[in-house]
């Protein structure tokens, strides 16, 4: 040089209209007790900056981590 990726503490969904699931987590309830289970509840300025747009997690840019190709 060329290319995917970057959303919650983890893995991952969301193809232009107020961002959700899974384990985690915190309460309670069961339990001698702990797992287990069952109930509820939290948790995100979506990597950063502009542009496009009546609206951008999404389209364009360019930067910045990462990882893979090529030389």
């Nucleotide at each position: 040089g060329g290319g995917g990726c970057g959303u919650a503490g983890c893995u991952c969904a969301u193809u232009g209209g107020u961002a959700g699931a899974g384990c985690u987590g915190g309460u309670g309830c069961c339990u001698u007790g702990u797992a287990a289970g069952c109930a509820u509840c939290a948790g995100g300025u979506a990597g950063u900056u502009g542009g496009u747009u009546c609206g951008a997690u999404u389209c364009c840019a360019a930067c910045c981590g990462u990882c893979c190709c090529c030389g």

About this RNA:
Model confidence (mean pLDDT): 82 of 100. This is a predicted structure of a 71-nucleotide RNA (transfer RNA) from bacterium EU05-FHT14G10. It matches the Rfam family "tRNA". About the family: Transfer RNA (tRNA) molecules are approximately 80 nucleotides in length.